Context: one part of a larger RNA
Parts: sequence; structure tokens; C1' cells
RNA sequence: GAUUGAACGCUGGCGGUACGCUUAACACAUGCAAGUCGAACGGUAGCAGAAGGUAGCUUGCUACCUUGCUGACGAGUGGCGGACGGGUGAGUAAUGCGUAGGAAUCUGCCCUAAAGUGGGGGACAGCGCGGGGAAACUCGCGCUAAUACCGCAUAAUUUCCUUGGAAAAAAGCUGGGUUUACCUGGCGCUUUAGGAUGAGCCUACGUUGGAUUAGCUAGUUGGUGGGGUAAAGGCCCACCAAGGCAACGAUCCAUAGCUGUUCUGAGAGGAAGAUCAGCCACACUGGGACUGAGACACGGCCCAGACUCCUACGGGAGGCAGCAGUGGGGAAUCUUGGACAAUGGGGGCAACCCUGAUCCAGCGAUACCGCGUGUGUGAAGAAGGCCUGAGGGUUGUAAAGCACUUUUAGUGGGGAAGAAAGGUAGUAGGUUAAGAGCUAAUUGCUGUGACAUUACCCACAGAAACAGCACCGGCUAACUCUGUGCCAGCAGCCGCGGUAAUACAGAGGGUGCAAGCGUUAAUC
Repeated sequence: GAUUGAACGCUGGCGGUACGCUUAACACAUGCAAGUCGAACGGUAGCAGAAGGUAGCUUGCUACCUUGCUGACGAGUGGCGGACGGGUGAGUAAUGCGUAGGAAUCUGCCCUAAAGUGGGGGACAGCGCGGGGAAACUCGCGCUAAUACCGCAUAAUUUCCUUGGAAAAAAGCUGGGUUUACCUGGCGCUUUAGGAUGAGCCUACGUUGGAUUAGCUAGUUGGUGGGGUAAAGGCCCACCAAGGCAACGAUCCAUAGCUGUUCUGAGAGGAAGAUCAGCCACACUGGGACUGAGACACGGCCCAGACUCCUACGGGAGGCAGCAGUGGGGAAUCUUGGACAAUGGGGGCAACCCUGAUCCAGCGAUACCGCGUGUGUGAAGAAGGCCUGAGGGUUGUAAAGCACUUUUAGUGGGGAAGAAAGGUAGUAGGUUAAGAGCUAAUUGCUGUGACAUUACCCACAGAAACAGCACCGGCUAACUCUGUGCCAGCAGCCGCGGUAAUACAGAGGGUGCAAGCGUUAAUC
């Protein structure tokens, strides 16, 4: 000098863009953060409607009852999603990361293509009845549906094969024409091949410090044969051999997430790894598997432990390193906000629902950038202050005065463009027997904005509301007076202070930066 996720002191007008628990991976009150589908299913607890009945009468309304009949829908069965998105950096020095390669693999949804979607069956929830429990919840009996579950048939294809054969599937729902045991779409389902995407695995090289850590290793190193896995492999097992690693640093100890990048520097290097992006690991601590295409699963399950809470003392419930927020720790780090309008994600044919992802707003001079705190004129060089050699000098065109302007802030009014694309409806084309239905594209119409009291524009009034901080001995830009008297104090280094201190303290003056300025910490 540059820099910072900074903090502290004094001060503080506005806007834009970023950033904001670096410490206790400490403990957490409360709310929200993952649901959705009735076009899979039986249904109807609640809401709204309709139809029927009864009663009252105002004769078309009110009340009650019945019917899932309709819109919808609590709970339940079932499907897809809760493995993404979001957080944190404890662990990890290599099962990681980075770069370059590799072969022995899987891959839901999606795309392309081929073949099918036939015919049966038995249950279990919900529900009803009964029982236990304070609760969490739970037990027995009975009934029932399905795209839930299980056989049978078929096999283009796939798998196995001794090449003769053997084995392996499925589910329906819905729109339209029509009332026909018919036709035609859409969404699905099953098998297979290929693709895309994602994931698992292997190898080489690189990846902090310590030798006051020198030897380490028995599933250890290799082989044979098995098991296991989606898949190679001591991954696991039996047997056999006795190997394998290490001064080019094994083993052990300490420290640490890695990278793109960031800071600095002329570079070489050095330091760092906040925000953003990629990978990894973790989810109260430790262990385990289940389900599934995918997890050994943050807001799933089981066991053990610590802690907290409820309890009728028998037993139960919980996990903010999601977003806010609280306590604690600390020099120190924000609102218990708005919206799904946009982008994206999940579900759904869709409408739509959900989304603390995200987009916005709030707080903070934390950083960077921009703007303002007025402009011109004005010498009687006013008054006051300070200095003085007592003449004067300086503050100083500074002020006052005069003439203007009105950014920003304030008040009132107007108010975009754009972020809006979709969606829905119609037309023509395609599909089709069809003017249904569905549909890439196109056209017209209607509506969709959290931000938002937006940006921006106009008007009004009035210089009106807006400057501080550090320094002035040398380094280093900037000097005098008074007080103090090795005291009080200053100080980054050299050093100042013991009676004329430009170095302490105050004042006047000056210098440098400026909504900041200094100090401290840290890196180059």
C1' cells in the first nucleotide's frame, strides 16, 4: 500500500447492488418448511345443492326426516412423491477431492421401436358389534371394493440349456358417437430391445505438519473352489502357499471437508476456501435393517444411551446442522414478515393443490458504487476569537447583506413499460365413419402482479432539514499561545516531559480523508 463474512470508539442525510453466528455439530417454547390424485377403490364424517316425504302456513318459503342422486370430500385401501429441493462442516489425510483413463454393472419418470393387455380366485382395511387402557394406542369376532394380492392361459422377446426342451407377464379408468353384446380417441398396465439421464465400481498421478513416531501387517498378501452383490474383488468362507507395505517415510500422533475460485504480488510465489457453483460427509449419540428404481433415509422404522416433557406411576412422547424465533456462549452477525405473480420442483388428464426452494419486503454504514448537505455576488476586509514587536496580522469572501436554484428529504396528485409466458374458448390441419372427443402449430377474446403507498412524472413551499473523524517533532502533508514541570501524560519506531515542550492537556490556526474517519485483529 492492498484486502476483510470483521469488531470497537466518535459521528451519521439519501439511494442502488451485494453480504450478514467465523464462537457452543450447545439446548430449544411456538408457528410453518411434503404433499397430491375421487379420471385406481369401497364409501359419505362435515359443507353446499337436488329430489321425495311430513308439519306449519305468508302458496312458495321455513323446519324436520329420507336418498351418495350431484358438487365436493374427513378418515381409510391404493398409486406416485417424501432418496429432490433446503441446512451444516462434526468426522474424514483417503472408502474423500481434483485431473486423466477403464470394465465386470443397475437406472422410476422420459424418448424411440416391437409384441401383448385373455380368463378366474381368495383376502385385508374402512365399517358394524364387543373388550382393554389415564393416554399413546390396542385385541377379538363378522362384512366389503379396487390400477391392492394370488393362481391359470398365452410368449414376439428374454433367461437357462445336455440344443431335446424348460421357465417367466399384465389392470383397468375415462371422453365422444350411439343404445348398439358396436365403433372410435385419451391416460394407463405387462414383456423386450435401444437411447437419454442419474448412480455404483476400478486404476494412475497429485493432495498439511511431525522421525523427540522406524518398523507395520494373520483375512494380513496371493492362489484354487464356493458363497454373496446390480456388478469386478478377501467383500465373505473352506483349503493351500508365505507373502504384502516401508527411509521415494510405512505405521503412529496432530491438524484439516476437497475443488472451481478469492486476496495479495511485476511475476514466481504466499495466504485463504464466507457468499455463488461442483463433489463428499453428517442429521441428538451409537448400532441395525425394512420399503423402494434409488436410502441403510434431516422433518420414516427398530434397538441401546444421554437429555427434555406428559402420566391415573402401569406406561408413553420428542429431536431446528430447514425458515423465522428463544436461551446460552461470544468482540460479534437480522423479521416468530408477504406471495406462489415469475423461475423451478412434487402430485394430477386438467382445473388446481402443495412448495420458509424461490421471488420480494423488513433490520444492519458490514462492503462497494452513486448523489446531496447549496450556487453567484459580496471589503466597511464588520463583530467576536487567537497571535502581536501594540503598528498590525490571522480566522476571511468566510459571515452578514443582495440575487438565484430546489437534487435529495417532506406534502399532495398522476402513474407506466416490463417481469405475462401460459391457461381457457374458437377456427383450419391431423386422428376418425364423423361436423364427437383428443391434438403440435396458428388466430381472436377474456382474465391472472407478492413486490406496490414500486420505478418514473407533475405540482407546492422554502437555503429551508443534512459534517464529521483523525492528525500537525522526524519518518509524514500540516505551528503558535497558555497550562503542566521526569508530575500528569504520550508513543508504530526513533523517542518526548526535570520552568520558555511545534512531541503531554486545552485553545486558535492548519493538514488529510469524508457519511464516514480512526483504532484493533488478520493475510499478502

This is a predicted structure of a 524-nucleotide part of an RNA (small-subunit ribosomal RNA, 5' domain) from an uncultured bacterium. Model confidence (mean pLDDT): 83 of 100. The RNAcentral record of the full RNA draws on ENA and SILVA.